Description:
Model confidence (mean pLDDT): 77 of 100. A computed fold for a 62-nucleotide RNA from a Xanthobacteraceae bacterium, annotated as Fluoride riboswitch aptamer (crcB RNA motif). Lineage of the source: Bacteria > Pseudomonadati > Pseudomonadota > Hyphomicrobiales > Xanthobacteraceae.
């Protein structure tokens, strides 16, 4: 330099999949928002940011 072979390389960021960055956590980290004493209802968003796909939603316009 090259080949073979054993060993490791966690998980979370309000609803899917990749990827790159960031942040937090060691049975923790995380579990969205507004009204209302509470029952109860209503609201925005597929991102922690960014592109991308998928799937919903709104406008045109063929």
């Nucleotide at each position: 330099a090259u080949u073979c072979a054993a060993g490791u390389c966690g998980g979370c960021g309000a609803u899917g999949g990749a990827g790159u960055c960031c942040g937090c956590c060691c049975c923790a980290a995380c579990c969205g928002c507004c009204u209302u004493c509470g029952u109860a209802g209503g609201c925005u968003g597929a991102u922690g940011a960014c592109u991308c796909c998928u799937g919903c939603g709104g406008c045109u316009g063929u």
It was read from a public genome assembly, where an Rfam model found it. Rfam family: Fluoride riboswitch aptamer (crcB RNA motif). Its family is annotated with positive regulation of gene expression and response to fluoride in the Gene Ontology.